Record summary: The RNA shown here (c-di-GMP-I riboswitch aptamer) has 73 nucleotides and comes from a soil metagenome.
[in-house]
């Protein structure tokens, strides 16, 4: 961070499977993404729970940390 190149990822939705659930995995799909790679550390949202206890989910909500491809002016 270019209307560049090689490539990458993959929202909604559909199918199959897992989970009480948030949601996850695989295939199809492609809205978008320059970290839409990884990490629940801070905030936040969401789920389970009688609960303020406790346990979870989301990295494609924001911040932070770690790593990384290409590259003109």
């Nucleotide at each position: 961070g270019a209307u560049a190149a090689c490539g990458g990822c993959a929202a909604a939705c559909c199918u199959g499977g897992g989970g009480c659930g948030a949601c996850c995995c695989a295939g199809g799909g492609g809205c978008g993404c320059a970290a839409a790679g990884c990490c629940a550390c801070g905030g936040g949202a969401c789920c389970c729970g009688c609960a303020u206890a406790g346990g979870g989910u989301c990295a494609g909500c924001c911040g932070g940390g770690c790593u990384g491809c290409c590259g003109a002016a």
Of the family's consensus pairs, 95% are formed in the model. The RNAcentral record of the sequence draws on MGnify. Its Rfam family is "c-di-GMP-I riboswitch aptamer". About the family: GEMM was predicted in a large-scale screen for bacterial structured RNA regulatory elements.